Description: The prediction has a mean pLDDT of 77. A computed fold for a 329-nucleotide RNA from a Burkholderiaceae bacterium, annotated as Bacterial RNase P class A. The gene name in the source record is rnpB. The RNAcentral record of the sequence draws on ENA. Rfam family: Bacterial RNase P class A. The family's RNA type in Rfam is ribozyme.
[in-house]
RNA sequence: GAAGCACGCCAGACCGCCGCUGGGGCAAGCACCGAAAGGUGGCCCUGGAGGAAGGUCCGGACUGCACAGGGCAGCGCAGGAGCUAACGGCUCUCCACCGCGAGGUGAGGAUCAGAGCAACAGAGACGAGCCGAUUCAGUUCGGGUGAAACGGGCAAUCUCUGCGCGCAGCAACACCAAAUAGGCCGGCGUUGAUGUGGCCCGCGGAGCCGGCGGGUAGGUGGCAUUGAGCCGGGUGGGCGACCCCCGGCCCAGAGGAAUGGCGGUCACGCCGGGCCGGUCGCAAGACCGGCCUGGUGCACAGAAUCCGGCCUAUCGGCGCGCUUCACAC
Repeated sequence: GAAGCACGCCAGACCGCCGCUGGGGCAAGCACCGAAAGGUGGCCCUGGAGGAAGGUCCGGACUGCACAGGGCAGCGCAGGAGCUAACGGCUCUCCACCGCGAGGUGAGGAUCAGAGCAACAGAGACGAGCCGAUUCAGUUCGGGUGAAACGGGCAAUCUCUGCGCGCAGCAACACCAAAUAGGCCGGCGUUGAUGUGGCCCGCGGAGCCGGCGGGUAGGUGGCAUUGAGCCGGGUGGGCGACCCCCGGCCCAGAGGAAUGGCGGUCACGCCGGGCCGGUCGCAAGACCGGCCUGGUGCACAGAAUCCGGCCUAUCGGCGCGCUUCACAC
């Protein structure tokens, strides 16, 4: 220098103006929506997307179902040892395969429990036997094909073994709570209640009034300041995943769903122009570097109960370690 392998990181920074939204404080009065429950509106301070927030594939927290316990069925996992709240995830290691290598991949229990399967070729493919020769005699010898010819293979076919899993999911679930229609209780009512705009007459003719209770619409909580939490340190433990100790921090939370827009400066990438310098060249010019300047900025993608994983998408850039090859000393 070229080609790779493995791991980790970033995903523009700052300032100004205008908005959206969570929390805290002040104010506790007013206005609006609503029957109520409840919600909205002010000022100040402060927080406001990701490495995948994605797919919703796996595991858990949480909630309800009987304090979810036993059996059957069903589903999942599979070398060994570990990590973890748990896992189908991760780590170390053995074996097999791929790679010159750094490394990568693995659907890696069992075929003397039973069943099933084997393209093409071949006479015959799972039952034993077939073909040719030979012999008293399936007695002996030989056999092309094919991955496999009588002794084996496939468990990524059923099956067996071991282990794990109860079911449903935040539209869970809990609380507050209309109208209408049922239910229960009490009162009034055919000696005419209620209704007919307030009263009387008249008409009409079997319900009416109140209370309680369950459910629905609607609202609140669940829900995000205390956690399987984040950051820093540790001649602390362990090969490692990970664990332990010390110090510091509080870090988005709506619900038709906020996290945005405009302007400026700087940095960087890409495209273009100009100037200067260097190398090569007779020259035209080519390459490299620096400065100025114009345009552009565009990766994948947007939290929705929360967390741990896996998988998938991703313009570009950086760091560390390692491998192979070439060259120079």